Notes
The prediction has a mean pLDDT of 82. Predicted 3D model of a 72-nucleotide RNA (transfer RNA) from Brachybacterium kimchii. The source organism's lineage runs through Bacteria, Bacillati, Actinomycetota, Dermabacteraceae and Brachybacterium.
This record gives sequence, C1' cells and structure tokens, in this order.
RNA sequence: UCCCUUGUAGCUCAGUGGCAGAGCGCCCGCCUGUUAAGCGGAUGGUCGGAGGUUCGAUCCCUCCCAGGGGAG
Repeated sequence: UCCCUUGUAGCUCAGUGGCAGAGCGCCCGCCUGUUAAGCGGAUGGUCGGAGGUUCGAUCCCUCCCAGGGGAG
C1' cells in the first nucleotide's frame, strides 16, 4: 500500500429495506430459617462516524474511524 471480515443494550449475539430484539447481567418483589436455585415484575440503544440512494436504511452505495485476519 492492497484485499477480506467485524462494529447493534453493561456483556454475548440475532435482526439482510417497513414500530430495534433475545439470553445473561443490574434493580424490585415472591419463595426459603438464610443463601443459592426457582418464579414474577421493572430497567434497558446516537444500530462506530459523515454523506448518498429510497416514500422509507441497522440493512444498499461512497468515504472515514476502530478491532481481527491475509498478500506484498
């Protein structure tokens, strides 16, 4: 310098054009002599950034930033 790949909730990840979700976690309660386990409820987001396409973008296109891998 070039190529590929990843970036979404505190963490691990879904979502591939039409209201952004799950599990775990944190918080409150139930249960229990107590803890753990179990059960119920609540809490959750600039979808890495900026433009573009579109009636509509997490999703498609361009550039940039960051992590990982590869070529020279």
The sequence is in RNAcentral, with records from ENA.